This is a predicted structure of a 74-nucleotide RNA (transfer RNA) from an Actinomycetota bacterium. NCBI's taxonomy places the organism under Bacteria, Bacillati, Actinomycetota. Model confidence (mean pLDDT): 81 of 100. RNAcentral holds the sequence, with entries from ENA. RNAcentral records the identical sequence in 3 taxa. Rfam family: tRNA. From the family's description: Transfer RNA (tRNA) molecules are approximately 80 nucleotides in length. The family's RNA type in Rfam is transfer RNA.
[in-house]
RNA sequence: GCCCCCUUAACUCAGCUGGCCAGAGUGCCUCACUUGUAAUGAGGAAGUCUGCGGUUCGAAUCCGCAAGGGGGCC
Repeated sequence: GCCCCCUUAACUCAGCUGGCCAGAGUGCCUCACUUGUAAUGAGGAAGUCUGCGGUUCGAAUCCGCAAGGGGGCC
């Protein structure tokens, strides 16, 4: 220098054939249970889906550029 992949909740990820309120597990908070903790059960909060622009009636999802991370080739 060229090519490819990844970036979604605090963490690990699903969703990526565009469409009704964006999800799961772990963690966190509250309650129940317990002498108390843990475990278990119930409920809850938490995400401008890396950023900007474009396409579209509509974008996490498609296109372009940029940033960060990973890999390959020379």